Parts: sequence; structure tokens; C1' cells
RNA sequence: AGGGGUAUAGCCAAGCGGUAAGGCAGCCGACUGUUAAUCGGUGAGCACAGGUUCGAAUCCUGUUUCCCCUGCCA
Repeated sequence: AGGGGUAUAGCCAAGCGGUAAGGCAGCCGACUGUUAAUCGGUGAGCACAGGUUCGAAUCCUGUUUCCCCUGCCA
């Protein structure tokens, strides 16, 4: 330098145009003599900026992060 992939909650992770599942952790509550365990509840608008669309996490463009392959230099 060229090509490909990745980015979703504190962490892991689903989603594949129609208003974001689940698990762990946290917090609140129930239960309990207390703690643990168990049970119930609780929080994100999706890396950033634009665009397309009635509607975008999802499609398009640019930027950024990290990873992989190729090349160049040393």
C1' cells in the first nucleotide's frame, strides 16, 4: 500500500428492513434468624458521520477500532 472480516449493556452473545432475545455481573424486592441458594423485577437504541427508505442494528458511502491475508521497505 491492496484485499477480507469485526464493532450491539460492565462482560459474553442473538438479530439478517417492521420499534434489540438470552446468560453472567450490578441494583431493588420476596423468601431466610443471618448469609448463601432460589424466585420476581430492573437498565442498551446498536463505534462515529452522512445517505436510501413510510420504516435501518440490518442496505449504501466515508471515517475510526481490532483481527487476518498479500505486497513493499528494513